Background:
Model confidence (mean pLDDT): 76 of 100. A computed fold for a 170-nucleotide RNA from Actinomadura coerulea, annotated as c-di-AMP riboswitch aptamer (ydaO/yuaA leader). Taxonomically the source falls in Actinomadura (Bacteria, Bacillati, Actinomycetes, Streptosporangiales).

[in-house]
RNA sequence: GGCACGUCACCGCCGAAUCCGCGGACCGCCGUGCCCCGCAUGCGCGGCCGCCGUGGAACCGGGGACCCACUGCGUCCUUUUCGGGGUGAAUCGGCCUGCCUUCGCGGGCCGUAGGGCGGCUUCCACGCCCGAACCCGUCAGCUAACCCGGUAGGCGGCAUGGAAGUCGAG
Numbered sequence: 001g002g003c004a005c006g007u008c009a010c011c012g013c014c015g016a017a018u019c020c021g022c023g024g025a026c027c028g029c030c031g032u033g034c035c036c037c038g039c040a041u042g043c044g045c046g047g048c049c050g051c052c053g054u055g056g057a058a059c060c061g062g063g064g065a066c067c068c069a070c071u072g073c074g075u076c077c078u079u080u081u082c083g084g085g086g087u088g089a090a091u092c093g094g095c096c097u098g099c100c101u102u103c104g105c106g107g108g109c110c111g112u113a114g115g116g117c118g119g120c121u122u123c124c125a126c127g128c129c130c131g132a133a134c135c136c137g138u139c140a141g142c143u144a145a146c147c148c149g150g151u152a153g154g155c156g157g158c159a160u161g162g163a164a165g166u167c168g169a170g
Stems, first nucleotide, its partner, number of pairs: 010157005018057007028048007058151006068141001083139001084136004092111008114130005120165006
């Protein structure tokens, strides 16, 4: 001097996943002042972060009327291991391949409906990404009143350009 990893602080991203009050437990990190120099570490101040319980605010999701929508009966044909639904951007294909009689299931590649980011907002351009996973349990269209639930998790850190707006500094 470079690379990688870890911790703390600050700043930011996806996502509804944030904020406030009261009580309690604990005494973590940083800075600073004092005491101590002993076998040992204590006290104060300022700032920050976190845990438990409880009460709110805000945001998100589900269930749930009238109306509307869907439909009932009969016949024919085809298929038959066909359920249906929810959160979410995460749908729908083509090719190859493994299991397999088939159906079907899985894997890989390429696209795609759709979605995110580029550090105040919007538009345009350009660039980089995602295009999953899970849940209910035979059941739910919309839906006022009403009822129920969630507030997790995961990542990054010099961040493109033009126009308009807005804000701040000088």